[in-house]
RNA sequence: AGAGUUUGAUCAUGGCUCAGGACGAACGCUGGCGGCGCGCUUAACACAUGCAAGUCGAGCGAGAACCCAGGCUUCGGCCUGGGGGACAGCGGCGAACGGGUGAGUAACACGUGGGUAAUCUGCCCUCGACAUCGGGAUAGCCCGGGGAAACCCGGAUUAAUACCGGAUGGCCCAUCCGCUCUUCGGAGCGGCUGGAAAAGGUAGCUUCGGCCUCCGGUCGAGGAGGAGCCCGCGGCGGAUUAGCUUGUUGGUGAGGUAACGGCUCACCAAGGCGACGAUCCGUAGCUGGUCUGAGAGGACGAUCAGCCACACUGGGACUGAGACACGGCCCAGACUCCUACGGGAGGCAGCAGUGGGGAAUCUUGCGCAAUGGGCGAAAGCCUGACGCAGCGACGCCGCGUGCGGGAAGAAGGCCUUCGGGUUGUAAACCGCUUUCAGGAGGGACGAAGCCACUCAGGUUAAUAGCCGAGAGGGUGACGGUACCUCCAGAAGAAGCCCCGGCUAACUACGUGCCAGCAGCCGCGGUAAUACGUAGGGGGCAAGCGUUGUCCGGAUUUAUUGGGCGUAAAGAGCGUGUAGGCGGCCAGGUAGGUCUGCUGUGAAAACUCGAGGCUUAACCUCGAGAUGUCGGCGGAAACCAUCUGGCUAGAGUCCGGAAGAGGAGAGUGGAAUUCCUGGUGUAGCGGUGAAAUGCGCAGAUAUCAGGAAGAACACCCGUGGCGAAGGCGGCUCUCUGGGACGGUACUGACGCUGAGACGCGAAAGCGUGGGGAGCGAACAGGAUUAGAUACCCUGGUAGUCCUAGCCCUAAACGAUCAGGACUUGGGGUGCCACCCGUUCGGGUGUCGUCCCGGAGCUAACGCGUUAAGUCCUGCACCUGGGGAGUACGGUCGCAAGACUGAAACUCAAAGGAAUUGACGGGGGCCCGCACAAGCGGUGGAACAUGUGGUUCAAUUCGACGCUACGCGAGGAACCUUACCUGGGCUCGAAAUGCUGGUGACCAGCUGUAGAAAUACGGCCUUCCCGCAAGGGACACCAGUAUAGGCGCUGCAUGGCUGUCGUCAGCUCGUGCCGUGAGGUGUUGGGUUAAGUCCCGCAACGAGCGCAACCCCUGCACGUAGUUGCCACUCCGCAAGGAGGGAACUCUACGUGGACUGCUCCGGAUAACGGAGAGGAAGGUGGGGAUGACAUCAAGUCCGCAUGGCCUUUAUGUCCAGGGCUACACACGUGUUACAAUGCAGGGUACAAACCGUUGCCAACCCGCGAGGGGGAGCUAAUCGGAAAAAACUCUGCUCAGUUCGGAUUGCAGUCUGCAACUCGACUGCAUGAAGCCGGAAUCGCUAGUAAUGGCGUAUCAGAUCGACGCCGUGAAUACGUUCCCGGGCCUUGUACACACCGCCCGUCACAUCAAGAAAGUGAGCUGUACUAGAAGUCGCCGCGCGAACCGCAAGGACGCAAGCGCCCAAGGUAUGACUCAUGAUUGGGGUGAAGUCGUAACAAGGUAACCGUUA
Repeated sequence: AGAGUUUGAUCAUGGCUCAGGACGAACGCUGGCGGCGCGCUUAACACAUGCAAGUCGAGCGAGAACCCAGGCUUCGGCCUGGGGGACAGCGGCGAACGGGUGAGUAACACGUGGGUAAUCUGCCCUCGACAUCGGGAUAGCCCGGGGAAACCCGGAUUAAUACCGGAUGGCCCAUCCGCUCUUCGGAGCGGCUGGAAAAGGUAGCUUCGGCCUCCGGUCGAGGAGGAGCCCGCGGCGGAUUAGCUUGUUGGUGAGGUAACGGCUCACCAAGGCGACGAUCCGUAGCUGGUCUGAGAGGACGAUCAGCCACACUGGGACUGAGACACGGCCCAGACUCCUACGGGAGGCAGCAGUGGGGAAUCUUGCGCAAUGGGCGAAAGCCUGACGCAGCGACGCCGCGUGCGGGAAGAAGGCCUUCGGGUUGUAAACCGCUUUCAGGAGGGACGAAGCCACUCAGGUUAAUAGCCGAGAGGGUGACGGUACCUCCAGAAGAAGCCCCGGCUAACUACGUGCCAGCAGCCGCGGUAAUACGUAGGGGGCAAGCGUUGUCCGGAUUUAUUGGGCGUAAAGAGCGUGUAGGCGGCCAGGUAGGUCUGCUGUGAAAACUCGAGGCUUAACCUCGAGAUGUCGGCGGAAACCAUCUGGCUAGAGUCCGGAAGAGGAGAGUGGAAUUCCUGGUGUAGCGGUGAAAUGCGCAGAUAUCAGGAAGAACACCCGUGGCGAAGGCGGCUCUCUGGGACGGUACUGACGCUGAGACGCGAAAGCGUGGGGAGCGAACAGGAUUAGAUACCCUGGUAGUCCUAGCCCUAAACGAUCAGGACUUGGGGUGCCACCCGUUCGGGUGUCGUCCCGGAGCUAACGCGUUAAGUCCUGCACCUGGGGAGUACGGUCGCAAGACUGAAACUCAAAGGAAUUGACGGGGGCCCGCACAAGCGGUGGAACAUGUGGUUCAAUUCGACGCUACGCGAGGAACCUUACCUGGGCUCGAAAUGCUGGUGACCAGCUGUAGAAAUACGGCCUUCCCGCAAGGGACACCAGUAUAGGCGCUGCAUGGCUGUCGUCAGCUCGUGCCGUGAGGUGUUGGGUUAAGUCCCGCAACGAGCGCAACCCCUGCACGUAGUUGCCACUCCGCAAGGAGGGAACUCUACGUGGACUGCUCCGGAUAACGGAGAGGAAGGUGGGGAUGACAUCAAGUCCGCAUGGCCUUUAUGUCCAGGGCUACACACGUGUUACAAUGCAGGGUACAAACCGUUGCCAACCCGCGAGGGGGAGCUAAUCGGAAAAAACUCUGCUCAGUUCGGAUUGCAGUCUGCAACUCGACUGCAUGAAGCCGGAAUCGCUAGUAAUGGCGUAUCAGAUCGACGCCGUGAAUACGUUCCCGGGCCUUGUACACACCGCCCGUCACAUCAAGAAAGUGAGCUGUACUAGAAGUCGCCGCGCGAACCGCAAGGACGCAAGCGCCCAAGGUAUGACUCAUGAUUGGGGUGAAGUCGUAACAAGGUAACCGUUA
């Protein structure tokens, strides 16, 4: 620091996801040790049991058990005195601390900084003053009584540091008076009147008078620490909560409090709060800090620390310095417990612990040794605070599970190309060490207080006492722990996750869209590095993963640090309130701002430095850091504020022009329709074509006249005006705004604008009119599979007017308003000026349009009218769907508008541009593509292939073009893969090894059998070596293996088809572009061609094209046998002989053609047209040759090959059958349907090819197929071999025929082991369908089509097929509109497995969440009334009462009781809000292969879309 994911690819937008860190965690697997931390996040749910707050006898009285002494005794014991001191009591202090929890609380609760002249403060410290004289009670104890208990009542007696009274009182308090100061609030000083004490306790000494010590007490002043109250500022969400408030806001007075205050009360006034968010609702303890982050920030608020709040729930006060009091009290309520039923008791959110809840959180431990706290003079006591231990890998940190050597790279595992590789120095083995755990021994720090002793150190009158010092004694829960030493032995100690990309780590097997995985993208449908297992590897490690949550990445809420033309986003437009922002000059102030000093910002935490535990975590010390904070001083630029001024912003005034600006009134012509009349006759109208409709009752057409409503042709213009919506004949009236020119005036008066108010197309609504044309709905006619549409004929609302509503639009420049600045060119409108004036040109401002620079932008594009560079203000956006929906609210007559979610769901949705592909888009151009023509197919019969069907089997493959006379260039057996049956199992064939035999095998032959096969007979090895033996060969047995036309062509190689012989496909460098990519290759011409020329940010190149190659057409050269023959001879003839090398021919080579020449056209080019010459002319004709790619095209059955399957069978041998079936359908052919023919006869002319297991001559036989025969030929020699059509003669004469030959019968021939299934051919006989073929469809552009025959491969035989050959030999092409295919350019696109694409809605099914709903239930809360416990306060106080007054009576005072105000729970009634639920119901989301249609994307076949209405 980024990465993955939208696309074929790209850029940008944008969401989702991941890598990091963290945790009071939990879960899964695993688990050796230690240190330091942490441990109910849920039920503030309920709690058994124990403990958690007591202490003081030096405040007081009494005093049990027990002991001693004395006395009495009925011998049981009792009394007195002394010691002793328990339990309890009075009193004091503490119990308000410490400990827990986070419910409540949005608040001065908290944080921070201030104020308190508006306050209080026990214990502690300092200072001053004082401590006097009296009195009466009471608890306990004792006696009596009530009660089950808790407990209560009465009587008697008693003490105090308990209580009460008097005296004194300097500053103390209150009233009043005076003076001083003052921030005007008050403070200080002086004077007049009322209020306190424990002479207590203790130690010592004592002459018993007392003295003295320490502790304690009172009043007052001050301090320290603590507390109360007040204020500024700061820190949650919701406006679908907008108004709230009656003690409310203020005043006066009073009460109350420690204290200010409406805190409370009476009266008076009517205020106070709120868009800077009151009120209400929801949520929440706040902070130091913690986690994260570069930071700013975000989230959190466990442990530790500060503050607050609470203590079963609610209310209340008492005591006290302090409480409205966790382990106090009273009352009410709920709950639990006891009860004798009358009454009582209780409060773990203290420490342990229990139940419950929950994914989940510990021991009913030890100790007060330390630290701290309470009490005490002290010893000491108490202390679940605390210190420790226990449990838990919950976290952090540390350590270990060994170290070194060790290659035959062992075995085993896994993989393998079978060679090996890997696990792997890993192990074994050798050497060494012993941390930790285990055993044994030693053994702390934490301890100082304290105690008794000593010391002329201090205090003191004092050698008491106290303080101090010294040496000594004892005190440890942890714990016999840390630590140290020794012993033994590598000994006891490794797992978890991952390995497709992100992301580090790969193979095998299993599985086969199954099982499963998954954080995102996505894996799995037979070769899965993605599932499961294994081997191996990677990561971390006593842990590792998962889940959850937070921050980060996310600049994805953007202050730092985003956007808004098209991605989400500018409000439809204006006026304007609050607010925000604001021109120039000068001066003042100092609120903001800046700066210096200072205060504070607790500690801990954090950072740095240092130190202590062996290290670290952890702990200690020091320093730093931390705020929008406070105070003092300073600066004055900027902001602010005050004062004065200015004119450049803004406005006013004057002038003449422009304009569909607005409103009202009037008016005009054209057209349409209707009415009347005339002329006139059969149609009109309408469409793609029609029909509905109108018309003989006279339409349409035409003429004249009239009526009515609406709209204003031409002018008219990317012209004008307006804020927008919008505005268009002409005239008048009223009226808004802007521009220009002038300079007179005002003097910042400005800009923007949340709310608010106004305007706002069309449609729509209600009222009343109006209604010509048009025209939703509706009707009819067409179209169609349907057509509730598009088209046509009609037609109602509406469109128009009126005064009102509605308030929405793709209300768009998809571009908010204002201001400033920043190169240009061109057009146009208004005004002014200048030049020259028919007319034009120029300048300036304002407006408007086009093109473009810089710059900007993701790109497209924008570009002085910015989307550039900046400033100010407002609105708005934050993934898609759900949804502009629901609910709530506001508005509306309604329709509906505005505001505006969530659940759920997806991994995208979307923008711009690129390359393709496609279009019922466009342009240009090719092709037997159409057209023009010739001949076919489709009809018939047969052949052949295919489908289908059948069958035991009809083996398999090929399926649009590009399967179907295809693989097959040749199925009777074989082939053969199929079926039936019979056999074999190292196998029909191959190789290695081991063993055996030397005879088997082979050959001939016999028997059985369908054969394979089995059993016999005859025959029978070779080489080396003396031999033994070895080798070769053959067979047998065994083994490793073979074999498979079994599967996968979607695992492959190779080969092939196709587009397409189409003209294309690319690369290097450069250039352009962020990039995909473009350019080149586009353009202008031209070509068969990306062929060539020209141009050009391209220049070159490659694969293709062309050429080079072959055949053919001309000539020449060379060469002449088997070919040839101009010459001679011979021959009837046949090149037979001689001879020749001329010719033909053969087969090698060369030449030839190149737009080379001429003319014309063309850019002078390329090239085209015409011509000459030439055998051939513009590629001469034909062939071979097939670019990059495409179709998962075809082929595992040609061959090869991975993987899988099979192994007495899916192999192999054999016989027979089948592949040849046959209702039918299709493809490809053959033969025909006839006279351009057929039949018979006669007579010519080829090329190419083949032949020795072959071609086969002559000759003979047969009607013929053929047979016999045997010459010649390994072929320019011999043979196949006749070419046929043609030509010629004759017949046939239009007929199912002398056409046609199927079918069938009989008889034959040939091949072959064998023609039954199932060959070809021959002869005779038979003679079928068929008379030119529907829709549709194929081939062909010249030596072509058509037509005629010939040959070859395969092959024993078998062809109408295939491949070749030659003969005869046409017609037509105007042309490119259309069909098909293709090329180039361009355009649109929502397509990219690419139009056989994509995609929408209803319906049906399943499922999910949310809404509505008669209601129902619950919670919370408001209001009104009622009620009124405990309690404070007030009133009253006849009852009660020791202290004071009084001789007494009585009084004062106090208390109970009673009454009153307030008030908790409760009750009644009625609202608001929230949640749950509800028959039914409307839509929504989701769900491989359901139904109906085809809406959108191309002109999507009616351009699409927005608003509205139905």

Predicted 3D model of a 1510-nucleotide RNA (small-subunit ribosomal RNA) from an uncultured bacterium. Rfam family: Bacterial small subunit ribosomal RNA. The coordinates come from a structure-prediction model, not an experiment, and the mean pLDDT is 85.